[in-house]
Molecule: transfer RNA
Organism: Fragilaria crotonensis
Order: sequence, then C1' cells, then structure tokens
RNA sequence: GUCCGCUUGGUCUAGGGGUAUGAUACGUCUUUAGGGUGGACGUGGUCCCGGGUUCGAUUCCCGGAGCGGACC
Repeated sequence: GUCCGCUUGGUCUAGGGGUAUGAUACGUCUUUAGGGUGGACGUGGUCCCGGGUUCGAUUCCCGGAGCGGACC
C1' cells in the first nucleotide's frame, strides 16, 4: 500500500429496521449463629464518530477513527 473482520453498561456478550438480551460487577432485602453459596428487587448503555436512506436506524448505505488479521 491492497483486501478482510471487529467496535453494544465497569467487564464479557446476544440481537441485525419498531427505543437493546443475558452473564458478571455494584446496591438493598432475604437465607445463615456469622461468612460463603442460593433467592428477590434494583443500579448501570448518546449500541465508536459523522453523514445519508426511512414514518422510524444499534440494525441498511457512504465516509472517518481505533483495534486485529491476510497478502505484498
């Protein structure tokens, strides 16, 4: 340089047009003599950035950034 993939709460992750899933973490309560484990409820996300399409975009299209890979 050319091509390909990935980017979603603190961390990991599902989803791929109708305002996001689960785990973990954290908080409160419960369970225990106490702790751990288990259970209930809750907190936490401008879905990497900009633009376009659309009634509606995390999702589709274009550009950019970061990270990773292949080739040279």